Molecule: SAM riboswitch aptamer (S box leader)
Organism: uncultured Cyclobacteriaceae bacterium
RNA sequence: UAUUUAUAUAGAAUGAGGUGAGAGGCAGGCUCUAUAACCCUCUGGCAACCCAUCAUAACACUUUUCUUAUGAUAAGGUGCCAAUUCCUGAUCCAAUAUUGGAUACUAUGAAUA
Numbered sequence: 001u002a003u004u005u006a007u008a009u010a011g012a013a014u015g016a017g018g019u020g021a022g023a024g025g026c027a028g029g030c031u032c033u034a035u036a037a038c039c040c041u042c043u044g045g046c047a048a049c050c051c052a053u054c055a056u057a058a059c060a061c062u063u064u065u066c067u068u069a070u071g072a073u074a075a076g077g078u079g080c081c082a083a084u085u086c087c088u089g090a091u092c093c094a095a096u097a098u099u100g101g102a103u104a105c106u107a108u109g110a111a112u113a
Base pairs, nucleotide, nucleotide: 001113002112003111004110005109006108007107008106013043015042016041017040018039022032023031024030026089027088028087029086044081045080046079049077050076052073053072054071055070056069057068058067090103091102092101093100094099095098
């Protein structure tokens, strides 16, 4: 980088240091920002995708191991800690003239190449 798959209205920083002007993926809107945003380092935290440990159930089995599902914990690998993915956008469907739903786009995890 590509493909597949899962999740995205919950949760968690007015912390310390550095730098100093833009930032929120893109466009429009709207918002954040010299009362220092964004970003980097540290500390703290959230969550439970992967890993790990444990419990329960199921398949198989003489039993254990293995496999699958669910739950608990949170040591390890990621991720995340303004606003619903900040809102809308492109396609389809239903009612209808603006809503609702699904998909796509985007982000993140896991697997494969």